[in-house]
RNA sequence: UAAAUCGAUUUGAUAAUCGCUUUUUAAUAAGAGGAAAGUCCGAACUCCGCAGGGGAAAAUACCUCCUAAUAAGAGGACCUUACUAAAGUAGGGAUGGAAAGUGCAACAGAGAGUAGACCGCCUUUAUAAAUAAAGGUAAGGGUGAAACGAAAAGGUAAGAUCUUUUCAGUAGCAAUUGAAAGAUUGUUAGUUAUGUAAACCCUAUUUGGAGCAAGAUUAAGUAACCAAGUGUGCCCCGCAUGUUAAAAUGGUUGGUAAAUCGCUUGAGUUAAGCUGUGAAGCUUAAUCUAGAUAAAUGAUUAUCUGAAAAACAGAAUUCGGCUUAUAAAUCGAUUUAAAAA
Numbered sequence: 001u002a003a004a005u006c007g008a009u010u011u012g013a014u015a016a017u018c019g020c021u022u023u024u025u026a027a028u029a030a031g032a033g034g035a036a037a038g039u040c041c042g043a044a045c046u047c048c049g050c051a052g053g054g055g056a057a058a059a060u061a062c063c064u065c066c067u068a069a070u071a072a073g074a075g076g077a078c079c080u081u082a083c084u085a086a087a088g089u090a091g092g093g094a095u096g097g098a099a100a101g102u103g104c105a106a107c108a109g110a111g112a113g114u115a116g117a118c119c120g121c122c123u124u125u126a127u128a129a130a131u132a133a134a135g136g137u138a139a140g141g142g143u144g145a146a147a148c149g150a151a152a153a154g155g156u157a158a159g160a161u162c163u164u165u166u167c168a169g170u171a172g173c174a175a176u177u178g179a180a181a182g183a184u185u186g187u188u189a190g191u192u193a194u195g196u197a198a199a200c201c202c203u204a205u206u207u208g209g210a211g212c213a214a215g216a217u218u219a220a221g222u223a224a225c226c227a228a229g230u231g232u233g234c235c236c237c238g239c240a241u242g243u244u245a246a247a248a249u250g251g252u253u254g255g256u257a258a259a260u261c262g263c264u265u266g267a268g269u270u271a272a273g274c275u276g277u278g279a280a281g282c283u284u285a286a287u288c289u290a291g292a293u294a295a296a297u298g299a300u301u302a303u304c305u306g307a308a309a310a311a312c313a314g315a316a317u318u319c320g321g322c323u324u325a326u327a328a329a330u331c332g333a334u335u336u337a338a339a340a341a
Base pairs, nucleotide, nucleotide: 001337002336003335004334005333006332007331008330009329010328012304013303014302015301016300017299018298020031021030022029033312037323038322040321041320042319043318044317045211046210047209048208052237053236054235055234057207058206059205060204061203062076063075064074065073077095078093079092080091081090082089083088096202097201101200102199103196104195105194118141119140120137121136122135123134124133125132126131149167150166151165152164153163154162168192169191170189171188172187173186174185175184176183177182215261216260217259218258224252225251226250227249229241230240231239268287269286270285271284272283273282274281275280
């Protein structure tokens, strides 16, 4: 210098003419995204004469903080991966309990949880010898991802935590430190009893349901028949209501059928200052940026911009997140190639 990959940011601006929608007497002003997608998580808001008690079920699971939030996020602790001898750099974690219990761990191997003797070592007997039998052993070798802590000395027929010393893990206690999760140190214990709970399970904490086609108001119309049950996740109890004529419910069927609200001022956006490691919070100021209803948000010209509407793609109650798709430019990291120093 060029290319590729990954990550982050932006996602056209200004003016004029015509066209469409909302606002308006008119003028004026405004008009589809970073994901509007998925409908995965959380909430605001609305409704339900139980949303009460219990059970089942479900969710969460290191500490602290932040937030409307059970979401997401910030900072730390611990474990761990790669480049490495280390330091360092860049990542990951579904991080309570395996000594309450159950289950699973292929093959190989003697044996995989108080398992186990294949080769080997030692003793005795038989035998010319090879070898065989009996007993002892788990230090050496083999199989395996993993074989029942490690080393030295003593001891033994040969060995073994059999004895002593040193070290490591684990657990108890104590001290120091930290807000905490933890960390460091000391001491005691011969305690070394694998892994797996995104397997069942145990422990602790938490948990009403439905959803803008929610729901509210107005207009029009408002017949008949059947059922003793019905009541916003399941089961039981309770409570309320209904039950001989009449249903706040359900089914069959007849009639009427439109309009308005919800509907966009919000946990809003922008800027400055202050507090905080940070996420974020507070104060002040400025500002209003779609509300369509079978569905509007477009086209042309000129200039700016490196280039240009080119990819993915089109609002329907709103907001905070997550995930997925993706053109171009800029910035950063890594890799490759070439050249120079």

This is a predicted structure of a 341-nucleotide RNA (Bacterial RNase P class A) from a Fidelibacterota bacterium. Lineage of the source: Bacteria > Pseudomonadati > Fidelibacterota. The prediction has a mean pLDDT of 75. It was read from a public genome assembly, where an Rfam model found it. It matches the Rfam family "Bacterial RNase P class A". By type it is a ribozyme. Rfam describes the family as follows. Ribonuclease P (RNase P) is a ubiquitous endoribonuclease, found in archaea, bacteria and eukarya as well as chloroplasts and mitochondria.